[in-house]
Context: one part of a larger RNA
Molecule: large-subunit ribosomal RNA, domain II
Organism: anaerobic digester metagenome
């Protein structure tokens, strides 16, 4: 993993509320006693509670009381209705739905593992170096000292056992809860090790890592307080039926929690009324827009006072200025914190019409107070974000269905049930794929359609404009482009063409004191303007459509895909179909209103998506009263089948099985399981 069995809102007291019952100005009896047919008993017992009167802090008065100097005013009361029971919701206080920590006290076990220490034992092949002493000989006035030999020191060297764990391999449901394999360091020392002993949990040991104290140690382990506490995760078991939320305010050691309020639900109540909608009307505002009258901001002009500068002057003055430049004048803008103005919409009210309980008040039960995208107006941000914070508004949330390739939210549309009828909606109609290869006219050539801009262009197509043109234009081709002059300056040089200044005039049909290449400067080549040639349109500007380049992504493209081209694109218009759980047809189901009806019921209408949650109604299991059955000719159980019920679920019956079981009423629970990395068992 699977299958089976167990596995979660209980008891109890004590408020409240509904229901149902009894009595009722009253209700009721606990404990105990007695009895008995042992039972959900009877009967006894009035002790006690609660109600029948409140106000006041209290003394106290009393349908009044309390505050007051008050008889004012006001605050609480005053008009009766309770009270036992019983089921039912919920609350409080207990573990209180059920399972779950890390922790924390106490009282005890643990040093057979390991960490230090104590006591007594054991091991350390074999090789190697050769302290310090010592002897002998030199050697010395003695000593120092020097050489051979001896000799055997060392947290000494190499290396077995032991012991340790530095690399790597295997190995990771291992052979193995730490290890194999080949290498590695220590191996006479702070060495290894054997029995025995000793320190104990806020304590112990520690050559110190928070290490280690029996395979998990920032406080062991076992048992108890203990079902500690868990505003958190997780699970919480049959069925239909109605109605159906919120993610919001406002507080909060509050922000994932919880209170009240608002928004759901059920019961009772009110109302000639209230709510909702439209419509006419009467009202308040200061929002878009607009606008410059106020505050501020700003742009050019004009006028000027004031300031700078300059001349002038001993001071005071005065004369002037391509400087600045308040105020006011003209024209032009600009504001959430500007308003001479001013909307649509919303909002409050008046009447009406339409709707009909929607509205309101009261009591019970709640859930919800993580929101999220979309479309508007707006703050933060970069007029970023699937961003973030509000405000109107939708829909998902809680919502299927049909379109959107696919895709909570976008488009269409709100699913009671059946149905091999029918119509439409968004969307589609060449084939995958159900319907036009459907009709008209353009337009696009790029597969654009099937991503995007600045910004770029003799794409193409429509429609202005304004040039030039049979007195020959555009373009191509022949020719001409000249002369003062190499204009001046400036330079080594500068002659149209390095720069600067002028940019004149002649001769012309026409020709810049020169458009672009060129040179060291000249040269050379070529524009511009002219002539011939040709013959009929040619250029500019600005605008609209549709295309074109700007266009770079990582594993193979690609519009959903084939594919398409007077389209199967684009743009305008037409008339078919197609298409959804929408409508509608026909059958059924339930619950509501109306209407008849005495009732059953008939009839017409209208409703039935749904998470939290709330309400009503059932089905199944164990037991137990009380009535009735069934069974050895076959009970339960188990495994098949058929029939029935909107569902839980019922019936008959084969086979297995081998002794007990059902119905119907009414209680009463250990009442329903696919989920809690559930629990036990079994494969």
């Nucleotide at each position: 993993g699977c299958c089976a069995a167990c596995g979660a809102g209980u008891u109890a007291a004590u408020g409240u509320c509904a229901u149902a019952a009894g009595c009722g100005a009253g209700g009721u009896u606990a404990a105990g006693u007695a009895u008995u047919a042992c039972a959900g008993g009877u009967a006894u017992g009035g002790a006690g509670c609660c109600g029948c009167a409140g106000c006041g802090a209290a003394a106290g008065c009393g349908a009044g009381u309390g505050u007051u100097a008050a008889u004012a005013g006001c605050g609480c009361g005053u008009a009766u209705a309770g009270u036992u029971u019983a089921u039912g919701g919920u609350a409080u206080u207990a573990g209180a739905c059920c399972c779950g920590a890390a922790a924390c006290c106490a009282g005890g076990u643990g040093a057979u593992c390991u960490a230090c220490c104590c006591a007594u034992g054991g091991u350390c092949a074999g090789g190697u170096u050769g302290a310090a002493g010592g002897u002998u000989g030199g050697g010395u006035a003695a000593a120092a000292c020097c050489a051979a030999c001896u000799g055997g020191a060392g947290g000494a060297c190499c290396g077995c056992a032991c012991c340790a764990a530095c690399c790597g391999u295997c190995g990771u449901u291992g052979a193995a809860a730490a290890g194999u394999c080949g290498g590695u360091g220590g191996a006479u020392g702070a060495a290894c090790u054997g029995u025995g002993g000793g320190u104990a949990g806020g304590g112990g040991u520690g050559a110190a890592a928070g290490g280690c104290c029996a395979a998990a140690c920032a406080a062991a382990c076992c048992u108890g307080g203990a079902g500690a506490u868990a505003g958190c995760u997780g699970g919480u078991u049959c069925u239909c039926u109605c109605c159906g939320a919120a993610a919001c305010a406002u507080a909060u050691u509050u922000a994932g929690g919880u209170a009240u309020g608002g928004c759901c639900u059920c019961a009772g109540g009110a109302u000639c009324a209230a709510g909702a909608u439209u419509a006419a009307c009467g009202g308040a505002g200061g929002u878009a827009g607009a606008g410059c009258a106020c505050u501020g901001a700003c742009u050019g002009g004009g006028c000027u006072a004031g300031g700078g500068g300059g001349c002038u002057u001993a001071c005071a003055c005065g004369c002037u200025u391509a400087c600045u430049g308040a105020a006011c004048c003209c024209a032009a803008u600009c504001a959430a914190a500007c308003u001479c103005c001013g909307a649509a919409u919303g909002c409050c009210g008046u009447u009406a019409a339409u709707u009909g309980u929607u509205u309101c008040c009261u009591g019970g039960g709640a859930g919800a107070c993580a929101g999220g995208g979309c479309g508007u107006g707006a703050g933060g941000g970069a007029u970023a974000a699937g961003c973030u914070u509000c405000a109107c508004g939708u829909g998902c949330g809680a919502g299927a269905g049909g379109g959107g390739a696919a895709c909570a939210a976008c488009c269409c549309a709100g699913a009671c049930u059946g149905u091999c009828a029918g119509c439409u909606a968004a969307g589609g109609u060449c084939c995958c794929c159900a319907a036009a290869u459907a009709g008209a006219u353009g337009c696009u050539u790029a597969g654009u359609g099937c991503u995007u801009a600045a910004g770029g262009a003799u794409g193409u197509u429509c429609a202005a404009u304004u040039g030039c043109u049979c007195a020959g234009a555009c373009a191509g081709c022949c020719a001409g482009g000249a002369u003062c002059u190499u204009g001046g300056c400036u330079u080594a040089g500068a002659a149209g063409c390095a720069g600067c200044c002028a940019c004149g005039a002649u001769u012309u049909a026409a020709a810049g004191a020169g458009u672009g290449c060129g040179u060291a400067a000249c040269a050379g080549c070529u524009c511009a303007c002219u002539g011939g040639u040709c013959g009929a349109g040619u250029g500019g500007u600005a605008g609209a459509g549709c295309a074109c380049c700007g266009a770079a992504g990582a594993u193979g493209a690609u519009c959903g895909g084939g594919a398409c081209u007077u389209a199967a694109g684009c743009a305008u218009c037409u008339u078919g179909c197609c298409g959804a759980a929408g409508c509608u047809g026909c059958g059924g189901a339930a619950c509501g209103a109306u209407a008849c009806g005495c009732a059953a019921g008939u009839a017409u209408u209208g409703u039935u998506g749904g998470u939290a949650g709330g309400a009503g109604a059932g089905c199944a299991u164990u037991g137990u009263g009380a009535a009735u059955g069934c069974a050895c000719a076959g009970a339960a159980g188990g495994u098949g089948a058929a029939c029935u019920g909107u569902g839980a679920g019922g019936u008959u019956u084969g086979c297995u099985g081998g002794a007990g079981c059902g119905u119907u009423c009414a209680c009463a629970a250990g009442a329903g399981a696919c989920c809690a990395u559930g629990u036990u068992g079994g494969c």